[in-house]
Context: one part of a larger RNA
RNA sequence: UGACGGGGGCCCGCACAAGCGGAGGAGCAUGUGGUUUAAUUCGAUGAUACGCGAGGAACCUUACCUGGGCUUGAAUGUAGGAUGACGUUCCGUGAAAGCGGAAUUUCCUUCGGGACAUCUUACAAGGUGCUGCAUGGUUGUCGUCAGCUCGUGCCGUGAGGUGUCGGGUUAAGUCCCAUAACGAGCGCAACCCCUAUCUUUAGUUGCCAUCAGGUCAUGCUGGGGACUCUAAAGAAACUGCCUACGCAAGUAGUGAGGAAGGCGGGGAUGACGUCAAAUCAGCACGGCCCUUAUGUCCAGGGCUACACACGUGCUACAAUGGCCGGUACAGAGGGUCGCUACCUGGUGACAGGAUGCUAAUCUCGAAAACCGGUCUCAGUUCGGAUCGAAGUCUGCAACCCGACUUCGUGAAGUUGGAUUCGCUAGUAAUCGCGCAUCAGCCAUGGCGCGGUGAAUACGUUCCCGGGCCUUGUACA
Numbered sequence: 001u002g003a004c005g006g007g008g009g010c011c012c013g014c015a016c017a018a019g020c021g022g023a024g025g026a027g028c029a030u031g032u033g034g035u036u037u038a039a040u041u042c043g044a045u046g047a048u049a050c051g052c053g054a055g056g057a058a059c060c061u062u063a064c065c066u067g068g069g070c071u072u073g074a075a076u077g078u079a080g081g082a083u084g085a086c087g088u089u090c091c092g093u094g095a096a097a098g099c100g101g102a103a104u105u106u107c108c109u110u111c112g113g114g115a116c117a118u119c120u121u122a123c124a125a126g127g128u129g130c131u132g133c134a135u136g137g138u139u140g141u142c143g144u145c146a147g148c149u150c151g152u153g154c155c156g157u158g159a160g161g162u163g164u165c166g167g168g169u170u171a172a173g174u175c176c177c178a179u180a181a182c183g184a185g186c187g188c189a190a191c192c193c194c195u196a197u198c199u200u201u202a203g204u205u206g207c208c209a210u211c212a213g214g215u216c217a218u219g220c221u222g223g224g225g226a227c228u229c230u231a232a233a234g235a236a237a238c239u240g241c242c243u244a245c246g247c248a249a250g251u252a253g254u255g256a257g258g259a260a261g262g263c264g265g266g267g268a269u270g271a272c273g274u275c276a277a278a279u280c281a282g283c284a285c286g287g288c289c290c291u292u293a294u295g296u297c298c299a300g301g302g303c304u305a306c307a308c309a310c311g312u313g314c315u316a317c318a319a320u321g322g323c324c325g326g327u328a329c330a331g332a333g334g335g336u337c338g339c340u341a342c343c344u345g346g347u348g349a350c351a352g353g354a355u356g357c358u359a360a361u362c363u364c365g366a367a368a369a370c371c372g373g374u375c376u377c378a379g380u381u382c383g384g385a386u387c388g389a390a391g392u393c394u395g396c397a398a399c400c401c402g403a404c405u406u407c408g409u410g411a412a413g414u415u416g417g418a419u420u421c422g423c424u425a426g427u428a429a430u431c432g433c434g435c436a437u438c439a440g441c442c443a444u445g446g447c448g449c450g451g452u453g454a455a456u457a458c459g460u461u462c463c464c465g466g467g468c469c470u471u472g473u474a475c476a
Base pairs, nucleotide, nucleotide: 001476002475003473004472005471007470008469009468010467011466012465013464015460016459019423020422021421022420023419026315027314028313029312030311031310032309033308034306035305042053043052064301065300066299067298068297069296070295076124077123078122079121080120081119082118083117084116087104088103089102090101091100092099093098106115107114108113126290127289129288130287131286135284136283137279138278139277140275142273147186148185149184150183151182152181153162154161155160166177167176168175192267193266194265195264197235198234199233200232201231202230203229207224208223211222212221213220238261241255242253243252244251245250317416321375322374323373324372325371326370333364334363335362338357339356342353343352344351345350382413387408388407389406390405391404392403393402429452430451431450432449433448434447435446
């Protein structure tokens, strides 16, 4: 100087407390461990691994296993040689890859050759093989915590200290006062984006108050820019004003005004560093290793196994509910190998037609809610696992191993031990919708979007984590 303390002081955080909803019990989904296996490819492992890499494992992917092939090789380039093709069609063998064979068959030319292609020879290959403890780059975490440093000066023999401490204040090393310190840098804040209000500009594909036309009906049409909205520019919030307290910074107020009030809400943004943290399997790269194989092609299998254990989720155990009928209201996105109105068939998944849309134009599109009826506390009209049968769709192909539909079947489960997680407001809870990946999909995952919409916070004694000051130490 740090680190540590079941030392002290001050302060903060959904850290506790106060509340709401869960997990831990059940069934299923998914990941992991273990076991099994020819293989169940590899990595990730307290917090910071375990719906993680994977934003899509039937083949492919695929790295694994078994078997069958190739050896300049699956791709590209250079040089030499050979052929005239390459391609297309066909035959044999084969699971395919491959191997063997047949037919057809180039262009330019100064006739030397050249272009192009295939084969061959020789070089450069190739490796998801090892080392993340050789590395770059990227990432997690402490932590969006308020810290981490430097120049000059001063103090100290020196390590180092001071500044950065003290008194206040703040979300903040934020600001003020004081001061052997005076300044500065990286962080904080602001500048950036979205959102809440208003104004201006601009009105198409959006809108429709006024006028007119028209329809069973509809901005449908003429027209209009008022309104909504769209998308560009601006305004607006600064403790600016008032009151109280204070030297100041600032704090308090059911204050005024205002759409918004004291950081308005949210996002992006992550200092010096820590964990030899993670990644050689995204990529790059040093070294080592393989080279008729640890490279490469193909078929089939596996990654989907299953006495068990754990994590993360979904669905429930019902009446604030289930079922049936009727009736409303979103936002954000996607769409031409696509989204599909509408019509017909089918109980349905869907199929057959048909129309619009390269989209503010056409299209995909809510559910909870509300109104009425029924069930009446049961393992039930709760719950839907499992299994049987028949189908639909995608795709060469659904046996291993897809999703969906219909009919039947109707398991566990009656609110879950110790313990434990999230959340402070348009939040939790609850309800549906969309997108990426994608032929299809094991999505209950991830990322977004809106609808309905709470309760509680006395307080900081205690648990956990962190910041500042101080103290002890046989630790570095």

About this RNA: Predicted 3D model of a 476-nucleotide part of an RNA (small-subunit ribosomal RNA, 3' major domain) from a Bacteroidota bacterium. Its mean pLDDT, the model's own confidence on a scale to 100, is 81. It matches the Rfam family "Bacterial small subunit ribosomal RNA". The source organism's lineage runs through Bacteria, Pseudomonadati and Bacteroidota.